About this RNA: The RNA shown here (Glycine riboswitch aptamer) has 79 nucleotides and comes from uncultured Sphingorhabdus sp. Model confidence (mean pLDDT): 79 of 100. Its Rfam family is "Glycine riboswitch aptamer". Rfam's curators write: This family represents the bacterial glycine riboswitch. Glycine riboswitches usually consist of two metabolite-binding aptamers domains with similar structures in tandem. The RNAcentral record of the sequence draws on MGnify. Of the family's consensus pairs, 90% are formed in the model.
RNA sequence: AUGCGGGAGAGAUCCCGGACUUGAUCCGGGACGCCGAAGGAGCAACCGCCCCGGAAUCUCUCAGGCAAAAGGACCGCAU
Numbered sequence: 001a002u003g004c005g006g007g008a009g010a011g012a013u014c015c016c017g018g019a020c021u022u023g024a025u026c027c028g029g030g031a032c033g034c035c036g037a038a039g040g041a042g043c044a045a046c047c048g049c050c051c052c053g054g055a056a057u058c059u060c061u062c063a064g065g066c067a068a069a070a071g072g073a074c075c076g077c078a079u
Stems, first nucleotide, its partner, number of pairs: 001079006011032001013031007020023001033066003039062001040060003046054003
């Protein structure tokens, strides 16, 4: 790195429009409220081949996410 399995948090909120199946449906946009475990950024706990490097599950929330689906840090097994 790849494959398989496990994998949390937070509004199925409200408003508007469209579609047609007229409904507890689907899609898009906006508003406010939230989440941190893709990514990104910040501090620097910590670590190392040590005066130079690497740096988080901490912090921020730009991105992402807040029914399901998808994604998902991290863990286990196999190659």